[in-house]
RNA sequence: UGCCGAAUCUCCCGCGGGCAGAGGCCACGGGAGAACGGGGGAACCAAUUGUUUGGGGCUAACCCACCUCGGUGGGGGCGCAGGCUCCUUUAGCGCCAGCCCGUCAGCUAACCCCGUAGGCCGACGAAGGAGG
Numbered sequence: 001u002g003c004c005g006a007a008u009c010u011c012c013c014g015c016g017g018g019c020a021g022a023g024g025c026c027a028c029g030g031g032a033g034a035a036c037g038g039g040g041g042a043a044c045c046a047a048u049u050g051u052u053u054g055g056g057g058c059u060a061a062c063c064c065a066c067c068u069c070g071g072u073g074g075g076g077g078c079g080c081a082g083g084c085u086c087c088u089u090u091a092g093c094g095c096c097a098g099c100c101c102g103u104c105a106g107c108u109a110a111c112c113c114c115g116u117a118g119g120c121c122g123a124c125g126a127a128g129g130a131g132g
Base pairs, nucleotide, nucleotide: 002120003119004118008034009033010032011031012030013029014028017026018025019024035116036115037114038113039112040111045106054104055101056100057099058098062075063074064073065072066071076096077095078094079093080092084131085130086129087128088127089126090125
C1' cells in the first nucleotide's frame, strides 16, 4: 500500500491505565445501537421416505473412479494482480481444510437466538463492457 474473511462503525460507563502544555488521543474491560453475517421457527408446498449404516450446521472446502490405502485422475467450487470500483472471458499461480450441535431441526411470515474472529502478501498477464 494491499489481501482472505460477515468479522466493521458509532455512543455511554470506568471517578481506572498510557501519552500530551491544554483541548484531547490511544489501549483495555463492561454495556447499548447501527450495519454486515448465520441459525431456529407456521400455513402452503415438498417429502412418502428417513430414523447407528445416526442425523444436522458454519465454510469455496464437494462428487465420482482407480488404488500399493500412501495417493492419483476426472468433474465441480473458491481466491489473487491489470493498484479507482464492478462484471464477463481467457492464460498463469494457489486452495478444496478445519470447527460445531448432540439423537434433533425440509421450506417457512410473525417471532426467537447467535457472531463481528482469526490469518497473510510484495510487483506477477491479456481482451471486452459499465460506472466514477
Background
The prediction has a mean pLDDT of 78. A computed fold for a 132-nucleotide RNA from a soil metagenome, annotated as c-di-AMP riboswitch aptamer (ydaO/yuaA leader). It matches the Rfam family "c-di-AMP riboswitch aptamer (ydaO/yuaA leader)". About the family: This family represents a conserved RNA structure found upstream of the ydaO and yuaA genes in Bacillus subtilis and related genes in other bacteria. The ydaO/yuaA element is thought to act as a genetic 'off' switch for the ydaO and yuaA genes in its native state. It is believed that the element may be triggered during osmotic shock leading to activation of ydaO, a predicted amino acid transporter gene, and members of the yuaA-yubG operon which code for KtrA and KtrB K+ transporters. The RNAcentral record of the sequence draws on MGnify. The model forms 92% of the base pairs in the Rfam consensus.